About this RNA
The RNA shown here (small-subunit ribosomal RNA) has 1451 nucleotides and comes from an uncultured organism. Its mean pLDDT, the model's own confidence on a scale to 100, is 83. It matches the Rfam family "Bacterial small subunit ribosomal RNA". Rfam links the family to the GO terms structural constituent of ribosome and ribosome. The RNAcentral record of the sequence draws on ENA, Greengenes and SILVA.
């Protein structure tokens, strides 16, 4: 210090998330030691038991023991164990944080006060008296406790005396900041005391002072909320009185009506505050455990008493709730002290030891008490330290993991050898802490010595990126992971396990919370044209800010001094525990407040002046500025009259509609309302909304010029006020046209729309509301400054002119372009989005939502102010490359058009789907599957089915044993297989044996047309033979990227030329290659046309080369000549970067997975040939341009030895016999067909067309033609008479028509495929349209790229939330009733006491806790039903938006 995440990629905006640190933590796994800290954050909920505050005999009485005598109601001593009076302390210490938003706290000040114990000073301490406890007696009660009688002391209580510098009153002196002041003097009045003693002291009283403590007042600081805006009657002040230690409405009486509040009163919510702690570079943010200071509280509420101090945690009284005891009559209690307990909770310890130390209470002291404290115990809860061994050790052991099978990793790691003992165990010694005589809980602890033995001691998380660390197996969108992005659908470095690795380490992870990163609330340090964000506009109070000069002041400001800012903490230095944590000492700091001194530049205040800002005046000027009144013409509509006749109107096309009752059209006349053509413009005016015929009246603002006047009078503006399009509302008018709603006609799947015919509100006027718009320049106002160029409106000046115009300069407006600069970019750019200042408004991820609730406004509609729960990881801006558009421009192609012939209808062939089947093996599925793989399924093929068999296997390698190999025959069986017989003894050889082959055995292995073409190689299809696709360097851009490759021409072409921030290059195009066409040369068998056809080989030829026109003097194009051929001569081969996860694991190869007496292998038979049907590709036809019969002429490829086969003979024929010739320019296949000619043929018909189907008889191939071959002859003679919607091919030797050959092959289902030649057309005006493609441009919310994206209702599920008749609870305030205890006051003396004053007591009044009742408002929860919202792999209906989104979108 940053990183991940929006996109195809980019820059920006913006949120979410992560890496760091921290904790009173908890949870999971694990756990050796020590030190030092910390340890109920929840129920201020309840508490068994024990302890936590007592002490004093040097105040007193009494009790017990002992001694003495003067034997007594005696004296003394001792012990304190007891009881009581009395004193002091129980207001500290300890716990806790409920309440409290407050002078509670922090800090700095202040005046009207008190103060026990302690210290200092001064004075005093005299006399007397009456009681009451304990003890004793009696009594009541379960107990707690209480009552009665009698005795008694005191430092207890009472009275008297005395005293002052004390208190009160009066008078008086001086002073004064004018107070209830301070000071001096005098007079009068008032209030004290306690003793004990060892005689040293020690207590007591009064007064003054100190220290420490306490009370009170004030300035400043101190959370959220305005959806809390008004609050307050003792309230604010005064006078007087009371009260307090003390000022004061603190309380009361009277008087006045104040006081607080937008600088946030009042209300609501939350919260103890601080030093500090955590974090942060800091500023800040969060927090307030432990330690320390302050405050509050003590079961809840109220109250006083005592006292120096309390309204009192371990005191009292009352009320309430709860708990306990009880004899039911009545009593007792308060762990938020230390332990402990159950409960709550994710969660927090021992019912320990000691007063040895430190401190506290009491005491003269010894001492007693002290759960304060000192210690120990428990807990890895935090921090710190140490250890779990060290050195050596390579056959790099074994095991485990991986592997390309070679090896690699774990790994010097282990084992082994040598060494050490921190820890550990045993034994021994043994502190300091005690400054002070005694006294050590901790503790036989720390520590030291000694012996033993590597011995007792390593885990946790992670390994896709962020983020250090990778492989195998398992799983298969399952199980699961996940902080964010996201992994998992059969090869997961992301799930689970393993090996290995990385990080930290007695811990490691997770969860929770805080700060940081986050400049993501921005003072330091952000923004607002389009990302969130400028109020619709103006006026303007408060507020903020403010021109020039001089003087003064010193509030701000700056500097110095002083005081404070507790200690601890933090920082620095030094030091002590072996180090560290921890602790001690010293220093610094403590950013702040107060006070004082000084400065006077700036800001402020005051005073005086100025004129540049602002305003006034005067002279001119332009204008749809506003309001009211009047008035003109054109047009629409309506009415009347006339002319006139059958249509009009409307649309893409129609219809509804109007019209023979006379429309439309034309003419004339009239009525009425609304709007103002041309001028007219980037124009003008206005604050904005907005403003348009013409005239008149009234009226606002602006500009220029003069530089006369005032003299900062200014700018902005929360709240407030005014204006404010359209629509809408109210009342009353008006209504020609237009026209929501509505009616009808069309369109459509539907059409509550778009289009058409009508039409009401409304639009218009007057008055009153509403107060919003994409109210936009999406740009608040003001001022100053910062290059220019060019329009235009208004004004002024200059120059020129007879006068003007043109021209130059200045000011004010309004446009276009552009430099600097700014901006994420687009863009802005003197009319800023530049550079600065001032003021206001607004923003802080998307959705929920500008919504709910509450408030305000409104007649209503609604407006304004304005959330949360929940949910997502994005939403968004600008620009880039593509793709797309029912956007645009240009261009091309049998793309259309122009033509020719087909398909789709029939029958058949063939392929596919479907169905069927034991099986109908598999693959291919728009174009780019379907006469495709298959260029030959009867067996084989064959992969499928049924049945029969085999298991190292049909096939390969290795090992062992046997045998040559091999051939023939027989039996069984469907065959495979099985059994048997015979023949046969080979080759090399060093004589062991070996090679090949066969059989048997063993295990490694074979085998698989089993799966995955979405793991792959290779190959192929397609866009497309379309003209494109890229690179290097340079240049432009923050960048993606662009440029080049665009543009103007041209081309079949990114072909070429020219231009141009580009210059070059590559893959494509073209050419080079093959075939054909012409010529030449050579050779020539088997060919021969002998004038050189043909074959082979090698050359020539064509390049826009020549001429002319056009074009830019180019590229090129048009025409012509010559030529066999002319502009690519024709055809082929050749297929850029890439697209379709296109096709193929079944051609082959291949990773992974799967099968292994079977998914392998062999065999027989069957199937792939099935058949209601659908589709594709073809063949044959439907006939006369024909059929049939006859005659007759002309090819070229190509093939041939298990072959082609002639002549000749037989057969109607298929074919048979035959075998010449040929390993091929020699022989054979080999014959031609259409065409042409002839015709007594057929004559428009289901035929002499057509041939399917079926029957019969034959032929051929082959082990075998039943399933299931081909061919021949005879007989039979279906459908079909030119084919709906739709659709295909073809531009010349092409289409069409015709036959021939070959591969495969025993044969053949071939009408297929691939070739070959023969005959041989028609048409193209052209590019509007359809399809496909290319280039440029434009829009985009698409990028899986329009087969895209995406909206709303409805249906289902889940979640949170609003409303709601009501219901429940809570917190207060108000009014009334009742009213405990208690202070104060008043009354009273029947009862009691008495010192005869009175007191206790009793009664009452005021106030008042709790309680009760009532009305209204508030908060929370809940509520049948209901509203919308969010989310949810595959629901319904439509298609609103994104392209001109198919009616431009939006407010």
């Nucleotide at each position: 210090a940053g990183a991940g995440u929006u996109u195809g990629a980019u820059c920006c905006u913006g949120g979410c998330u992560c890496a760091g640190g921290a904790u009173g933590a908890a949870c999971g796994c694990u756990g050796g030691c020590g030190g030092c800290g910390u340890g109920c954050c929840u129920a201020a909920g309840g508490u068994a038991u024990g302890c936590a505050a007592g002490u004093c005999g040097a105040c007193c009485g009494u009790a017990u023991u002992c001694c003495g005598c003067u034997u007594g109601u005696c004296g003394g001593a001792a012990u304190u164990u007891g009881c009581g009076g009395g004193g002091c302390a129980g207001a500290c210490g300890g716990c806790u944080g409920a309440g409290u938003a407050a002078c509670a706290c922090g800090u700095a000040a202040g005046a009207a006060u008190c103060u026990a114990c302690c210290u200092u000073u001064a004075a005093c301490u005299c006399g007397a008296g009456a009681a009451c406890a304990a003890u004793c007696c009696c009594g009541u009660g379960a107990a707690a406790a209480c009552g009665g009688g009698g005795c008694u002391a005191a430092u207890g209580c009472u009275c008297g005396a005395u005293a002052g510098u004390c208190c009160c009153a009066c008078a008086u002196u001086c002073u004064g900041u004018a107070g209830u002041g301070g000071u001096u003097u005098g007079u009068g009045g008032g209030u004290a005391a306690a003793g004990c003693u060892u005689c040293g002291g020690u207590g007591g009283u009064u007064a003054a002072a100190g220290a420490g403590g306490a009370g009170c007042u004030u300035g400043c600081g101190u959370c959220c909320u305005a959806u809390c805006a008004g609050g307050u009657a003792g309230u604010u002040g005064g006078u007087g009185a009371g009260g307090u230690a003390a000022a004061g409405g603190c309380u009361c009486a009277c008087c006045a009506a104040g006081c607080c509040u937008a600088u946030g009163a009042c209300g609501g919510g939350u919260a103890a505050c601080u030093g500090g702690u955590c974090u942060g570079a800091g500023a800040g943010g969060a927090u307030g455990a432990u330690c320390a200071g302050u405050c509050g509280c003590g079961a809840u509420g109220g109250g006083a008493c005592u006292g120096a101090g309390a309204c009192a945690c371990g005191g009292c009284c009352c009320a309430u709730a709860c708990u306990c005891c009880u004899a039911c009559g009545g009593g007792a209690g308060g762990c938020a002290g230390c332990a402990g307990u159950a409960a709550g909770g994710a969660a927090u310890c021992u019912u320990c030891c000691a007063c040895a130390a430190u401190g506290g209470a009491c005491g003269a002291a010894a001492g007693u008490c002290u759960g304060a404290u000192g210690g120990a115990g428990c807990a890895a809860c935090a921090c710190c330290g140490c250890g779990u061994g060290g050195u050596u050790g390579a056959u790099g052991a074994a095991g485990c993991c991986c592997u390309u099978c070679g090896g690699g990793g774990u790994g010097u790691a282990a084992a082994g050898a040598c060494c050490u003992u921190u820890u550990c165990u045993g034994g021994g010694a043994g502190a300091a802490g005690a400054a002070u005589u005694c006294u050590g809980a901790c503790g036989g602890u720390a520590u030291c010595c000694u012996a033993g033995g590597a011995a007792u001691a390593a885990g946790c998380a992670c390994c896709g990126g962020c983020u250090a660390a990778c492989u195998c197996c398992g799983u298969g969108c399952c199980a699961g992971c996940a902080g964010c992005c996201g992994c998992g659908g059969u090869a997961a470095u992301a799930c689970g396990g393993a090996g290995g690795g990385u990080g930290c380490a007695a811990g490691c992870g997770u969860u929770a919370u805080c700060c940081g990163g986050a400049a993501u609330c921005a003072u330091u340090g952000g923004g607002c044209g389009u990302a969130a964000a400028g109020c619709g506009u103006c006026c303007g109070c408060a507020g903020g800010c403010g021109g020039u000069u001089u003087g003064u002041u010193a509030a701000g400001u700056u500097g110095g001094g002083u005081g404070u800012u507790a200690a601890a903490u933090u920082u620095u230095g030094c030091a002590g525990c072996u180090c560290a944590a921890c602790u001690g000492c010293a220093a610094a700091a403590a950013u702040a407040c107060a006070u004082u001194c000084a400065a006077a530049a700036c800001u402020g205040g005051c005073a005086a002046a100025c004129u540049a800002g602002a305003g006034u005046a005067c002279u001119u000027c332009a204008g749809a500025g506003g309001u009211a009144c009047g008035u003109g013409g054109a047009a629409u509509u309506c009415u009347g009259u006339g002319u006139g006749u059958a249509g009009g109107g409307g649309u893409a096309a129609a219809a509804u509609c109007c019209g023979u009752a006379g429309a439309u059209a034309c003419a004339c006349a009239g009525a009425g309302g609304a709007a103002u053509a041309c001028c007219a413009a980037a124009a003008g005016c206005g604050a904005a909304g907005g403003c348009a015929g013409c005239g008149u009246a009234c009226u606002g603002g602006g500009a220029a010029g003069u530089c006369a006047c005032u003299g900062a009078c200014g700018c902005u503006c929360a709240g407030g006020g005014a204006c404010g399009a359209a629509a809408g509302c109210g009342u009353g008018g008006g209504u020609a046209g237009c026209g929501a709603a509505c009616g009808g006609g069309a369109u459509u799947a539907g059409a509550u729309a778009c289009c058409c015919c009508g039409g009401u509100a409304g639009u218009c006027c007057a008055c009153g509301c509403c107060g919003u718009a994409a109210a936009c320049g999406a740009u608040g106002g003001a001022u100053a400054c910062u290059a220019g160029u060019u329009g235009u409106u208004g004004g002024a000046g200059g120059a020129c002119u007879c006068g003007a115009c043109c021209c130059c300069u200045c000011c004010a407006g309004u446009g276009a372009c552009g430099u600097c600069g700014c901006u994420a970019a687009c863009g802005c750019a003197u009319u800023a989005a530049g550079u600065a200042u001032c003021c206001c408004g607004c923003c802080u991820g998307g959705g929920g939502a500008g919504u709910a609730c509450g408030g305000u406004c409104g007649c209503a509609a609604g407006a304004u102010u304005a959330a949360a729960a929940c949910u997502c990881a994005a939403a968004g801006g600008a620009a880039u490359a593509g793709a797309c558009g029912g956007g645009g421009a240009c261009c091309c192609a049998c793309a259309c058009a122009a033509g020719c012939g087909g398909u789709g209808g029939a029958g058949c062939a063939u392929g596919u789907g479907g169905u069927u089947u034991a099986a109908u093996u598999c693959g291919a599925c728009g174009a780019u599957a379907a006469g495709c793989g298959a260029g030959g399924a009867a067996c084989c093929u064959u992969a499928c089915c049924u049945g029969g068999a085999c298991u190292u296997g049909a096939c390969a390698u290795c090992c062992c044993g046997a045998g040559a190999a091999u051939u023939u025959c027989c039996c069984c069986g469907a065959a495979a297989a099985g059994g048997g017989a015979a023949a046969g003894u080979g080759c090399c050889g060093c004589a062991a044996g070996g090679a090949a082959c066969u059989c048997g055995g063993u295990g490694a292995c074979a085998g698989g047309u089993g799966c995955u073409g979405c793991a792959u190689g290779g190959u192929u299809g397609u866009c497309g033979u379309c003209a494109g696709c890229u690179c290097g360097u340079g240049c432009c851009u923050u960048g993606a990227g662009g440029u080049g490759u665009u543009c103007g021409g041209u081309u079949a072409a990114g072909u070429c030329c020219g231009u141009g921030a580009a210059c070059g290059a590559g893959c494509g195009c073209a050419a080079c290659c093959c075939u054909u066409g012409u010529c030449c040369u050579g050779u020539g068998u088997u060919g021969u046309a002998u004038u050189u056809u043909c074959a082979c080989a090698g050359g020539a030829g064509a390049c826009u080369g020549c001429c002319g026109g056009c074009u830019u003097u180019a590229a090129g194009u048009c025409g012509g000549a010559g030529g066999a051929a002319g502009g690519u001569a024709a055809g082929g081969a050749u297929g850029a970067c890439g697209u379709c996860a296109a096709a193929u694991c079944a051609g082959c190869a291949u990773g992974g997975c799967c099968c292994u007496u079977a998914u392998g292998u062999c065999c027989a038979g069957g199937g792939c040939u099935a058949c209601a049907c659908a589709c594709g590709u073809g063949c044959u036809a439907c006939a006369a341009u024909g059929g049939c019969a006859g005659g007759u002429a002309c090819a070229a490829u190509a093939g041939g030895c298990a072959g082609c086969a002639a002549a000749c003979c037989c057969g109607c024929g298929a074919g048979g016999g035959g075998g010449a010739g040929c390993c091929a320019a020699u022989c054979c296949u080999c014959a031609a067909a259409a065409a042409c000619c002839u015709g007594u043929c057929c004559u428009a018909a289901g035929u002499u067309c057509g041939a399917a189907u079926u029957g019969a008889u034959g032929g051929c191939u082959g082990c075998a033609a039943c399933u299931c071959g081909c061919c021949a002859u005879c007989a039979u003679g279906a459908a079909g008479u030119u084919g709906g919607a739709a659709u295909c091919g073809c531009u010349a030797g092409u289409a069409a028509c015709c036959g021939c050959g070959u591969a495969u092959c025993a044969g053949c289902c071939a009408u297929g495929a691939c070739g070959c030649g023969g005959u041989g057309a028609a048409u193209a005006u052209g590019u509007u349209c359809c399809u496909g493609g290319g280039u440029c441009u434009u829009g985009u919310a698409c990028u899986c790229a329009c087969c895209g994206c995406c909206c709303g209702u409805c249906a289902c599920g889940u979640c949170a939330u609003g409303a709601a008749a009501g219901g429940u609870g809570g917190a207060g305030g108000c009014a009334c009733c009742c009213g405990a205890a208690g202070u104060a006051c008043c009354g009273u003396u029947a009862u009691c006491a008495u010192u005869u004053a009175u007191g206790a007591g009793c009664g009452g009044u005021c106030c008042u806790a709790a309680g009760g009742u009532g009305a209204a408002a508030c908060c929370a929860c809940u509520g049948a039903u209901u509203g919308g919202g969010a989310c949810g792999a595959a629901g319904u209906c439509g298609u609103a938006a994104c392209a001109a989104g198919g009616u431009a979108a939006c407010c």